The RNA shown here (c-di-GMP-I riboswitch aptamer) has 79 nucleotides and comes from an Alphaproteobacteria bacterium. Model confidence (mean pLDDT): 86 of 100. The sequence was found by an Rfam model in a public genome assembly. Taxonomically the source falls in Alphaproteobacteria (Bacteria, Pseudomonadati, Pseudomonadota). Of the family's consensus pairs, 90% are formed in the model.

[in-house]
RNA sequence: GAAUCGAAAUGGCAAACCAGUGGAAACGCUGGGACGCAAAGCCACCGACCCAGGGGUUAUGGGCAGCGGGGCUACCGAA
Numbered sequence: 001g002a003a004u005c006g007a008a009a010u011g012g013c014a015a016a017c018c019a020g021u022g023g024a025a026a027c028g029c030u031g032g033g034a035c036g037c038a039a040a041g042c043c044a045c046c047g048a049c050c051c052a053g054g055g056g057u058u059a060u061g062g063g064c065a066g067c068g069g070g071g072c073u074a075c076c077g078a079a
Stems, first nucleotide, its partner, number of pairs: 005077002012037002017032006035066001041072003045069003049063004056058001
């Protein structure tokens, strides 16, 4: 110095819920708020889960990264 790992420290993010707002909906965004999180930073590739208005009439489209896997990047430095 690096990898693994996760004591300590500096900090970081922000569930439910509420208000506003977009959407057909799932859900997203903003503000408040903290259940928690060592990747709760980013990515929709795979699986799982959620939604489907409109008109045609059958598989598509959408969502979700804080469900699991996978990919990329990353603060600190004890055992």